[in-house]
RNA sequence: AAGUGAAAAGGGCAAAUCACGGGAAACUGUGAGACGCAAAACUAAGAGGGCCUUACCGCAGAAUUGCGAAUGGCAGCCAGUUACCACA
Numbered sequence: 001a002a003g004u005g006a007a008a009a010g011g012g013c014a015a016a017u018c019a020c021g022g023g024a025a026a027c028u029g030u031g032a033g034a035c036g037c038a039a040a041a042c043u044a045a046g047a048g049g050g051c052c053u054u055a056c057c058g059c060a061g062a063a064u065u066g067c068g069a070a071u072g073g074c075a076g077c078c079a080g081u082u083a084c085c086a087c088a
Stems, first nucleotide, its partner, number of pairs: 003087003012037002017032006035076001041081003048078002050074003057068004
């Protein structure tokens, strides 16, 4: 340096749910709470794949509505980048 994460050490993050907010929604902030996680750290048009929502907008319709569509969202989906400790 690369690899690995069995056993340690110091620790870290925080699912569901609940409360109070933001948002059209997806989702998200704070607090409580721990399902789990060796990267559950960072990165979301302007490195990539995938997924979710559908406001504005467009098309159809008499209309409720339907279809399309992210510049909205998800990193605890894959991935890219970086990193503590240790060496069975």

c-di-GMP-I riboswitch aptamer from Robertmurraya korlensis NBRC 107688, 88 nucleotides, folded computationally. Model confidence (mean pLDDT): 87 of 100. Its Rfam family is "c-di-GMP-I riboswitch aptamer". About the family: GEMM was predicted in a large-scale screen for bacterial structured RNA regulatory elements. Genes associated with GEMM are involved in a diverse array of functions, including chemotaxis regulation, signal transduction, secretion and chitin. The model forms 95% of the base pairs in the Rfam consensus.